[in-house]
Molecule: c-di-GMP-I-GGC riboswitch aptamer
Organism: Clostridiales bacterium
RNA sequence: UACGAUAAAGGCAAAAUUACCGAAAGGUAAUGACGCAAAACUAUGGGUCUAAGGCAAUGUUUGCUAUGACCGCCGGGUUGCCGAAU
Numbered sequence: 001u002a003c004g005a006u007a008a009a010g011g012c013a014a015a016a017u018u019a020c021c022g023a024a025a026g027g028u029a030a031u032g033a034c035g036c037a038a039a040a041c042u043a044u045g046g047g048u049c050u051a052a053g054g055c056a057a058u059g060u061u062u063g064c065u066a067u068g069a070c071c072g073c074c075g076g077g078u079u080g081c082c083g084a085a086u
Stems, first nucleotide, its partner, number of pairs: 002086001003083002011036002016031006034072001040078003044075003047070003053065005
């Protein structure tokens, strides 16, 4: 350095519920643990979600659209705890 134990010390916290914010997607906090060795940070590539506003059709709803989101979807970048075996 790769790698990742039924190791040690710690850490994070899915779903759900409640409150608040938001047009929504979603976010924050508390409770809670399904999981996680980067489940830390980063929208940079792909992907996914939403559609307020805008545009188009229309006759009042429908379609398109990110400048809005998601890194606990897959990559990339940055930082980082521990040390059995190999």